[in-house]
A computed fold for a 171-nucleotide RNA from a Bacillota bacterium, annotated as Lysine riboswitch aptamer. The source organism's lineage runs through Bacteria, Bacillati and Bacillota. The RNAcentral record of the sequence draws on Ribocentre. The coordinates come from a structure-prediction model, not an experiment, and the mean pLDDT is 79.

RNA sequence: AUGUUUGAUAGAGGCGCGGUGAUAAGAGUAUCCGGCUGGCAAUAGUCAAGGGAAGACUGUCAGUAGGAGAAAGGAGAAGCCGCCGAAGGAAUGAUAUUUCCCUGAUAUGAUUCCUGGGCCGGAUGCAGAAUAUGCUCCGGACUGUCACAGGUGUGGAGAGCUAUCGAGGAU
Numbered sequence: 001a002u003g004u005u006u007g008a009u010a011g012a013g014g015c016g017c018g019g020u021g022a023u024a025a026g027a028g029u030a031u032c033c034g035g036c037u038g039g040c041a042a043u044a045g046u047c048a049a050g051g052g053a054a055g056a057c058u059g060u061c062a063g064u065a066g067g068a069g070a071a072a073g074g075a076g077a078a079g080c081c082g083c084c085g086a087a088g089g090a091a092u093g094a095u096a097u098u099u100c101c102c103u104g105a106u107a108u109g110a111u112u113c114c115u116g117g118g119c120c121g122g123a124u125g126c127a128g129a130a131u132a133u134g135c136u137c138c139g140g141a142c143u144g145u146c147a148c149a150g151g152u153g154u155g156g157a158g159a160g161c162u163a164u165c166g167a168g169g170a171u
Stems, first nucleotide, its partner, number of pairs: 001171002004168008014084001016083005023075001031068003035064006044058004049103005087115006094108004116143002119140005125135003145156005
């Protein structure tokens, strides 16, 4: 000096990712109050996302006009915060919630696997009140990075790439 293995630090991709967030919608909906009409009747009905057990109550269900009247999940400007496997999903366990059990839902965390990134289009897909939006899958061009060919193509993946410093080893 040139490669190589490994550790640390700092960076880049761009409508970049995530959180918070005024607010809109949810909705004059659910629900509650008294009134009217109709049904059920303690061997009945109600109380909880559904079912069952136990317990409690005596009413309860439906419609109708009147009065009062939410929330969750999802979305989310500006600004702020954390960042560049940022983050997002799928599967399988675990813990917690509710009087108890089962199923589900929500939250937290673990293991394995997938995705470099945003955008556009599609699906009688799933979720959702929704034509908002999110997720999954398929397709498309674009873009960043590295490698191999050479003047433009092909391919790979973020445990990547670039820069600097340290340690080990080779020529």